[in-house]
Context: one part of a larger RNA
Molecule: large-subunit ribosomal RNA, domain IV
Organism: Acidobacteriota bacterium
RNA sequence: CCCUCGUUAAGGAACUCGGCUAUAUAGCCCCGUAACUUCGGGAGAAGGGGUACCCCGGUAAUGUGAUUACACGAAGGACGGGUUAAACUGUCCGGGCUGCAAGAGCAUGAGGGGGUCGCAGUGAAAUGGCCCAGGCGACUGUUUACUAAAAACACAGGACUCUGCUAAGUCGAAAACGACGUAUAGGGUCUGACGCCUGCCCGGUGCCGGAAGGUUAAAAGGAGGAGUUAGCCUCUUCGGAGGCGAAGCUCUAAAUUGAAGCCCCGGUAAACGGCGGCCGUAACUAUAACGGUCCUAAGGUAGCGAAAUUCCUUGUCGGGUAAGUUCCGACCUGCACGAAUGGCGUAACGAUCUGGGCGCUGUCUCAACGAGGGGCUCA
Numbered sequence: 001c002c003c004u005c006g007u008u009a010a011g012g013a014a015c016u017c018g019g020c021u022a023u024a025u026a027g028c029c030c031c032g033u034a035a036c037u038u039c040g041g042g043a044g045a046a047g048g049g050g051u052a053c054c055c056c057g058g059u060a061a062u063g064u065g066a067u068u069a070c071a072c073g074a075a076g077g078a079c080g081g082g083u084u085a086a087a088c089u090g091u092c093c094g095g096g097c098u099g100c101a102a103g104a105g106c107a108u109g110a111g112g113g114g115g116u117c118g119c120a121g122u123g124a125a126a127u128g129g130c131c132c133a134g135g136c137g138a139c140u141g142u143u144u145a146c147u148a149a150a151a152a153c154a155c156a157g158g159a160c161u162c163u164g165c166u167a168a169g170u171c172g173a174a175a176a177c178g179a180c181g182u183a184u185a186g187g188g189u190c191u192g193a194c195g196c197c198u199g200c201c202c203g204g205u206g207c208c209g210g211a212a213g214g215u216u217a218a219a220a221g222g223a224g225g226a227g228u229u230a231g232c233c234u235c236u237u238c239g240g241a242g243g244c245g246a247a248g249c250u251c252u253a254a255a256u257u258g259a260a261g262c263c264c265c266g267g268u269a270a271a272c273g274g275c276g277g278c279c280g281u282a283a284c285u286a287u288a289a290c291g292g293u294c295c296u297a298a299g300g301u302a303g304c305g306a307a308a309u310u311c312c313u314u315g316u317c318g319g320g321u322a323a324g325u326u327c328c329g330a331c332c333u334g335c336a337c338g339a340a341u342g343g344c345g346u347a348a349c350g351a352u353c354u355g356g357g358c359g360c361u362g363u364c365u366c367a368a369c370g371a372g373g374g375g376c377u378c379a
Stems, first nucleotide, its partner, number of pairs: 001374008010365002014363001019360001027051005036041001038193001052116005061108004067102002070099002072096001076093006117121001129358007136350002141153002157191007169177002194345004199275003204272002206268005213263003219257002224252005231244005276294005303337001304334001315331005
C1' cells in the first nucleotide's frame, strides 16, 4: 500500500451525476391509522406502548377426556290383527341414534397483584426504514445464456379483415397441421385493464364492387409480299447476259375475331396515410368574436400542452430553498401534441425513472485507532 471487517469526539449529505455505499428499521402482543379508491384496497399506512426472571399459581379460561348421573328410547327383528298384495296397526324383543350435566388426568395458557437484577429483557442470531409529489407502463408475468430487466415484449379487453368446410392459412412433392375443430370456430393485422371518448378528408396508394366504352396476349385468320424453279421471252462474240415466271416447298404477313388486367365508374380510413396561407377590422392600447382573398381531397375537433415531444430556452409567473439549468402548479408564442402508428384521466402494482422531506449514519468536514489475510523485507 491492497482486500475483508470493528469502533469513533463535534457536526449530520456539507459527499456525490445521484444518499452510490454503509448505517438505521426489524420478531410477537396491544392501541391507533390520512388523502385517494375500481369499495377489494391504500395498510404492517403513519405514529405510540409493552416484552426478562421469581412468587400468588400452571391461577382464570379454553381444548380433550377415562368415567358417572338424568332424560329419551330410533334402526332392525319376531308373533298377531288387517289386506288379493300393500298401506295401517297391537304386543314383545332390541340396543345408543340422541340430548343435557358433572368429571379425575393430560395439553394450551392469559390478564392482574407483589418482588428481583442489569446501561440495555424480540439482551445473541435470524428479522420491513418511512413519508410526500410526478412521468411511464394498468396489473402477475417475459426478455438481450456472458455489459441493457426497462417506459421494451406479452397480457385480459377492443376493433378491422379473411374463411361455409375438400375452409381460409401453414407447407419442398406427398403426408401432416389447422382439427377428429365448424363462424360463441379458425387464420392475419392493429390497439392494449378500467373510465370518458375516438372528430374531418376517399384527391394519391391499397383493398372491395361494377361492367357500357377504349386499350390489350397466345391463338384463329389469311389479303398481300419475298426466296427457290419446270418453262417461256429478248439479246448474243454462241462462252453467255438480262427479264418474266405456274405448281410445290419455305419465309414473312395486313384487315378481322380475341380474356383478365389497365384506363374508366362507385365504395372503403380501428386500410397506407393527410388534416393551409395572406390581408384588414371594436370609442386608450392590445387583441380580433367579424370581413376579404388564394389554394386544397379536407384544412387538426375534444382533450392535452416548454411535455420521454419546446429549437430559441435556465421562456414567463407562482411554489419549494438562504441560494433551484432539475422538480411541482399554471400560461399557450404547439420550431415540430392530438385521438386504436389511439387521445386524456386513473385506484392498485413496479429490484422502473424524476424531485422533495423525516429518521439515520465515516458519504463527507478530516481523518484516527484496532483485527484478520495479502503484498513487501530478511532468514